Bacterial RNase P class A from a soil metagenome, 342 nucleotides, folded computationally. The sequence is in RNAcentral, with records from MGnify.
[in-house]
């Protein structure tokens, strides 16, 4: 260095959740549900965590393509999928075992290159070299021109530079919302549809002669029944949605052991076998003691040794990180001490 595993062990009290069986009481219209007793059975993790990536599972949307959003990136395989895992190939890093790598395209645009330089893509400051004209003391100066060679700067210095964890471009991928999802049972009340029964007497008014509207008195009916007083169109059965409220989703799943094959590997396929192994809803899984294991002090008895130190029965203290909530796979992050293969 890199994989892999374990993360206190046995016992005894005393307590708590769930399930299932017997039995008893309650509570609701019901649909269910709660409380004790008796027994049996069970009860956190390697991460249950962070909700960051991927699915399942419900709903809700949905003719087809395309903008826009978002996301992935050598090449190949694995898988229900995935940013994940596995081979590999290239590049960086390490003495090595190994490790890391957002690794497609700056010949489509656009942006951006710190300090330093003359200049970071817009070029020419020095030195020199060509050139072409001009002034003259006639071969040297200046002035013009050309980046031709050069020194220097710098990660890079004019080459179709560089950089896409800058915008972009290619190629491919992607409907929302999430278990308070959803499904189911199912009151009272008013409100909807369907039928049934009742809607009378007397006066007044109107009429389209079926009947309407007022007034008086009252029938049925209005409290399980009687009586007495009051009111006066409507009452009564089904049905059907929601709402109080219940219940389910909720523990058999991309499952777990064994063995045999295939495959360098991830992983995948046949054969047995097994369901034992949380499932709450203010939310359980806890707490004492003893024995014994690990680790740590300082004391001490005692042993080693010239010293330094060291070993140590017993004493003491302490035993990480954390803790389920619809389920999986991943991945990142926390961890005290151990074990085991390269």
């Nucleotide at each position: 260095g890199c994989g892999g595993c374990c993360g206190g062990a046995u016992g005894g009290c005393c307590g708590c959740g769930c399930g299932c069986c017997g039995g008893c009481g309650g509570g609701g219209c019901a649909a269910c549900c709660c409380g004790g007793c008796g027994g049996c059975g069970u009860g956190a993790g390697g991460a249950a965590a962070g909700u960051c990536c991927g699915a399942g599972c419900u709903c809700c949307a949905c003719a087809g393509c395309g903008c826009a959003g978002g996301g992935u990136a050598g090449c190949g395989g694995g898988u229900a999928a995935c940013u994940c895992c596995c081979g590999u190939c290239c590049g960086c890093c390490g003495a090595g075992a190994g490790g890391c790598g957002a690794g497609g395209a700056c010949c489509a645009g656009c942006g951006c290159c710190a300090c330093a330089g003359u200049g970071a893509c817009g070029a020419u400051g020095c030195c020199g070299u060509c050139c072409c004209g001009g002034g003259c003391g006639c071969g040297u100066c200046c002035c013009g021109g050309a980046g031709c060679g050069g020194a220097g700067u710098g990660a890079a210095a004019c080459g179709c530079g560089g950089c896409a964890a800058g915008c972009u471009c290619u190629a491919c991928c992607c409907g929302g919302a999430g278990c308070a999802a959803g499904g189911c049972c199912a009151a009272a009340u008013a409100g909807g549809a369907g039928g049934g029964c009742g809607c009378u007497g007397c006066c007044c008014g109107g009429u389209u002669c079926g009947c309407c509207g007022g007034g008086c008195g009252a029938c049925a009916g209005g409290c399980g029944c009687g009586c007495u007083g009051c009111c006066c169109a409507g009452c009564c059965c089904u049905c059907g949605g929601g709402u109080c409220g219940g219940c389910c989703g909720c523990a058999u799943g991309a499952g777990c052991c064994g063995u045999c094959g295939g495959g360098c590997g991830a992983c995948c396929g046949g054969c047995g076998g097994c369901c034992a192994g949380a499932g709450a809803u203010g939310g359980a899984u806890g707490g004492c003691c003893a024995u014994c294991g690990c680790c740590g002090c300082g004391c001490c008895a005692g042993c080693c040794g010239c010293a330094a130190g060291g070993c140590g029965a017993g004493g003491c203290g302490g035993c990480a990180c954390a803790g389920a909530a619809c389920u999986c796979g991943g991945c990142u992050u926390a961890c005290a001490g151990g074990c085991c293969g390269c």